This is a predicted complex of two RNAs, RNase P RNA and transfer RNA, with 396 nucleotides together. The coordinates come from a structure-prediction model, not an experiment, and the mean pLDDT is 76. It holds a member of the Rfam family "Bacterial RNase P class A".
RNA sequence: AGAGGGACGGGGAGCCGCAGGGGGAUCUCCCCCUGAGGAAGGUCCGGACUCCGCAGGGCAGGCCGCUCGGCGCAAGCCGAGAGGGGGCGACCCCUGGAAAGUGCCACAGAGAACAGACCGCCAGCGGCCCGGGAAUCCGGGUGCGGGCAAGGGUGAAACGGUGGGGUAAGAGCCCACCGCCGGGGCCGUGAGGCCCCCGGGCACGGCAAACCCCGGCCGGAGCAAGGCCAAAUAGGGGGGGGGUUGAGGGUGGCCCGCCCGAUGCCCCCGGGUAGGCCGCAUAGAUGGAUGGCUCCCUAAAACAGAAUCCGGCCUAUGGCCCUCU
RNA sequence: GCGAGAUAGCUCAGGCGGUCAGAGCGUCGGAUUCAUAACCCGGAGGUCGAGAGUUCGAGUCUCUCUCUCGC
Numbered sequence: 001a002g003a004g005g006g007a008c009g010g011g012g013a014g015c016c017g018c019a020g021g022g023g024g025a026u027c028u029c030c031c032c033c034u035g036a037g038g039a040a041g042g043u044c045c046g047g048a049c050u051c052c053g054c055a056g057g058g059c060a061g062g063c064c065g066c067u068c069g070g071c072g073c074a075a076g077c078c079g080a081g082a083g084g085g086g087g088c089g090a091c092c093c094c095u096g097g098a099a100a101g102u103g104c105c106a107c108a109g110a111g112a113a114c115a116g117a118c119c120g121c122c123a124g125c126g127g128c129c130c131g132g133g134a135a136u137c138c139g140g141g142u143g144c145g146g147g148c149a150a151g152g153g154u155g156a157a158a159c160g161g162u163g164g165g166g167u168a169a170g171a172g173c174c175c176a177c178c179g180c181c182g183g184g185g186c187c188g189u190g191a192g193g194c195c196c197c198c199g200g201g202c203a204c205g206g207c208a209a210a211c212c213c214c215g216g217c218c219g220g221a222g223c224a225a226g227g228c229c230a231a232a233u234a235g236g237g238g239g240g241g242g243g244u245u246g247a248g249g250g251u252g253g254c255c256c257g258c259c260c261g262a263u264g265c266c267c268c269c270g271g272g273u274a275g276g277c278c279g280c281a282u283a284g285a286u287g288g289a290u291g292g293c294u295c296c297c298u299a300a301a302a303c304a305g306a307a308u309c310c311g312g313c314c315u316a317u318g319g320c321c322c323u324c325u
Numbered sequence: 326g327c328g329a330g331a332u333a334g335c336u337c338a339g340g341c342g343g344u345c346a347g348a349g350c351g352u353c354g355g356a357u358u359c360a361u362a363a364c365c366c367g368g369a370g371g372u373c374g375a376g377a378g379u380u381c382g383a384g385u386c387u388c389u390c391u392c393u394c395g396c
Stems, first nucleotide, its partner, number of pairs: 001325006008318001010297007018035007037303001041314002044312005049222004056256004061218005066081006082095005096213002101211002103207003118152002120148003125145002127142006160178006179202001180200005185194003226278004236269005248260004326396006334350004343381001352368004374390005
C1' cells in the first nucleotide's frame, strides 16, 4: 500500500430531569425496578397476525435460479465444490436455457446471420487485341465476362487458428498440430472433468437486467388490518334456519367455481361518525419518554434514534484486534 | 402502510435500447416601427436527480442512494 475475518458501539462517580410499572404517604412528596440499535434506517424481499367470498382449479402476475449437503414455511444464510473472468499476489466478481420459437444487432462497412466483393489477387476458361503460321494451333497482352476470398479496409462482432502442400490465383481444397461438434469409455452423488478411443472438415455469432421456455415458492389486502364500548341525527339494520326453478345481482386483476337471491319462518337491536379502550409486547407512547451538566478512565468520538412483531437483504458509520499478500 | 415522479429558466413529449436530445413559453440577435408591443426570421441554452451494473451501445433495462408529491 492492499486482501480476508472477528468482537465492540462506552465504563465509573456525583447532581438535576423524562416515561412506564409497583409500593409508601395523603396536600402535591418519597422509595424501588425497567427504559433504543447494529443498523431501530431504506421499505427491497419473505413470514407471523387480522379481515375478506375460508381461498379448490386455471389464466395473468410477483419473487428466486451453477452443483451437492445442512438450517428454514419462505425469502435467505452457511459449508464444500464446478465452469468462466479479473488481479503480480493475498483474494475478488459472475452463473438455468440462445440446438423450442419470436424479436433486435444503430452508425460505419462490399457484406451483420444458411452474409458478401470496395480496394485487391488471378490469364486455367469464354471473348477481344497483337505477333507467328497454310491450318488445327503456338506465344504475348487485356480484367469485358469470369474465378478467388489470402492481404488491406469497416465494425463491439466478419462464418476456426498456425505451419506446410496444392493452385492461374486462392480457399479445410488436402495434411499435421491446436481449437470445435457428435458418440463411446473411465472418474465424480452432481455441476462437470480426462495428455483415453472413434467419427465429422467445421455445420451451430451475440443479447433472455428483450419477449419467452424450464424448475421452485406465492390467494388478496394491510395495525389507517381488525375487535369491543358508545353521544347527536336519520330510519331501518343484522344474524340463523329452510327452500330451489329462473331472471338478476355480488365477487381476489380475470374465468370456472362460490355466495346472495321474491314472499314467508325464527331470533336480536343494532350500524356508521365524533370519542374511549383493546390489538400493543419483560422499552413502549398517541404531543409522542429513554436526556443534560461536572470529574476520571490516554481519546469517548461516528452513523443514527423504536411506533404491531419477527427473519433476511441493502445502505450509513467510529476506533480496535487477528491472519495473509 | 401503499403508490407515483425527477428531461432546457418554466410547463411537458420521448413506442419494443441506436436514427432522438425535442416542443411550447421565456431569453438573445436581426427585421419592422417615430418608439414600444404583437407578427416575421435566426441563434444560444441539457453531465436526462446521483452512483454502479447488463449491453458493442442506456434518457429508456436492473440494482442502490437522494429529493419531491399523492392516498